[in-house]
RNA sequence: GACUCAUCAAGACCGGUGGAGGGAUGGGCCCUUUGAAACCGGGGCAACCACCAAGGCAAACGGAUGGCCUUGGAGAGGUGCCAAAUCCCACGGAGAGUGACCCUUUUGCGAGGGCGCGCUUCGAGAGAUGGGUU
Numbered sequence: 001g002a003c004u005c006a007u008c009a010a011g012a013c014c015g016g017u018g019g020a021g022g023g024a025u026g027g028g029c030c031c032u033u034u035g036a037a038a039c040c041g042g043g044g045c046a047a048c049c050a051c052c053a054a055g056g057c058a059a060a061c062g063g064a065u066g067g068c069c070u071u072g073g074a075g076a077g078g079u080g081c082c083a084a085a086u087c088c089c090a091c092g093g094a095g096a097g098u099g100a101c102c103c104u105u106u107u108g109c110g111a112g113g114g115c116g117c118g119c120u121u122c123g124a125g126a127g128a129u130g131g132g133u134u
Base pairs, nucleotide, nucleotide: 001134002133003132004131005130006129007128008127013042014041015040016039017038021031022030023029025090026089027088028087043082044081045080048078049077051073052072053071054070055069056068057067086126091123092122093121094120095119097117098116099115101114102113103112104111105110
């Protein structure tokens, strides 16, 4: 780097160096000289892996002190993280709503369809982090 699985509305900041950017991309909207990025020191959050306990499942396959799943625990190990929902939207479906808009229909009121807009919701995509394989 590629493939794959899981998760993403919760949570957690101080000091030093530094000196203008940062929030992945585009748009929006924010953060920032009351000090951005980056680096260093300390602190913290969480519980993916590893660890501990309990329970369950499958197949007699060379593999078994194994594999897979669920629940709980701990936080001394490996990562990660510590503005805003992954800050919001981006592509598509559904729902209810709305309009000095368009079309059809009606003498008229009105009805039906379309389009636009924002809202709710479902899914996809992208991204991030971790596990596995390569």